[in-house]
RNA sequence: UAUUCUUACGGGGAUGGAGUCCCCCAAAACCGCCCUUGCAGGCUGAUGACUCCUGCCGCGCC
Numbered sequence: 001u002a003u004u005c006u007u008a009c010g011g012g013g014a015u016g017g018a019g020u021c022c023c024c025c026a027a028a029a030c031c032g033c034c035c036u037u038g039c040a041g042g043c044u045g046a047u048g049a050c051u052c053c054u055g056c057c058g059c060g061c062c
Base pairs, nucleotide, nucleotide: 010025011024012023013022016053017052018051019050020049021048032043033042034041
């Protein structure tokens, strides 16, 4: 210096909480998209996936 194993009942998976499952990670995993040289501007979604709650948005009824 490089690689491997363990450290993992740990951490992480674009904005909150809980459960289950899946995936990733030892200083990494992770930190959305479009447009622009840059600045500026625009757009989707509270999930990695499913279910529930909260928040937000749209429609209808009382």